[in-house]
RNA sequence: UUUCGAAGCCUGCCGAAUCCCCGCGGGUCCGCUCGCUGGGAACGGGGGAACCAAUCGGCCGCCGCCAGGUGGUCGAGGGGCGAAUCGGAUCGUGGUCCCACCACCGCCGUAGCGCCGCUCUUUCGGCGCGAGCCCGUCAGCUAACCCCGUAGGCGCAAGAGAAAGAGAGG
Numbered sequence: 001u002u003u004c005g006a007a008g009c010c011u012g013c014c015g016a017a018u019c020c021c022c023g024c025g026g027g028u029c030c031g032c033u034c035g036c037u038g039g040g041a042a043c044g045g046g047g048g049a050a051c052c053a054a055u056c057g058g059c060c061g062c063c064g065c066c067a068g069g070u071g072g073u074c075g076a077g078g079g080g081c082g083a084a085u086c087g088g089a090u091c092g093u094g095g096u097c098c099c100a101c102c103a104c105c106g107c108c109g110u111a112g113c114g115c116c117g118c119u120c121u122u123u124c125g126g127c128g129c130g131a132g133c134c135c136g137u138c139a140g141c142u143a144a145c146c147c148c149g150u151a152g153g154c155g156c157a158a159g160a161g162a163a164a165g166a167g168a169g170g
Base pairs, nucleotide, nucleotide: 009170010169011168012154013153014152018041019040020039021038023036024035025034026033027032042150043149044148045147046146047145052140055076056075057074058073059072060071061070062069063068077138078135079134080133081132086109087108088107091106092104093103094102095101112129113128114127115126116125118165119164121162122161123160124159
């Protein structure tokens, strides 16, 4: 130095958001470490044919096996990332002094999502989230092809049962 084995200790989470290489710069206990340009891998997302498909709501007519289908008419922008949608109440605050109405990084729920410490599936129980941003009248699906992203944030939450696995790295 390499290989094998044993024991002890350590390994956090959400998210695609990680890893490697060249170069430059900073720090350094000279072992490394941090930042930036570029390249690659991996991961994630968007656009984009054929085939196929053909938005939502109100009113009216027809058919109906009562699930819906179809025609007319009126109205409406639509889409993307993400779990983050859809409602309720009229208590609080604000617009505006009152009513009505609207809004809220107020409230109560909710589609949905995450966590409970090896992993996956599942049952029960518990906890939390249920935001924000972008495109600009344009995007269904989508082979080839094209384009983009690699951020941010949290800091002890450490339950039980079943089944199948893995046992790695420092």

Predicted 3D model of a 170-nucleotide RNA (c-di-AMP riboswitch aptamer (ydaO/yuaA leader)) from a Solirubrobacterales bacterium. It matches the Rfam family "c-di-AMP riboswitch aptamer (ydaO/yuaA leader)". Its family is annotated with cyclic-di-AMP binding and regulation of gene expression in the Gene Ontology. Of the family's consensus pairs, 92% are formed in the model. The organism belongs to Solirubrobacterales, within Bacteria.